[in-house]
Molecule: c-di-GMP-I riboswitch aptamer
Organism: mouse gut metagenome
RNA sequence: GCAAACCGUUGGAAACAGCGGGACGCAAAGCUAAGGGGGCUAAGGUGCUUACGGUACUAUGCCAGCCCGGCCGCCG
Numbered sequence: 001g002c003a004a005a006c007c008g009u010u011g012g013a014a015a016c017a018g019c020g021g022g023a024c025g026c027a028a029a030g031c032u033a034a035g036g037g038g039g040c041u042a043a044g045g046u047g048c049u050u051a052c053g054g055u056a057c058u059a060u061g062c063c064a065g066c067c068c069g070g071c072c073g074c075c076g
Base pairs, nucleotide, nucleotide: 001026002025006021007020008019009018010017011016024065030071031070032069035068036067037066038063039062040061044058045057046056047055048054049053
């Protein structure tokens, strides 16, 4: 210097994110999700079911505080 869980509030279908409070941690907890792997969600789409509901698959949504890499910095 940053700020997990949790609480309030706003956005969102959700995952999750912004803001305020709050500190579990972090010596890059800065950026990159269109570098690779991994994870979360499933609105829409497709299939099945059979009746307008259920269910399976799917990212174009999300996580950089899951890992490796890349970029840009700080200290010694």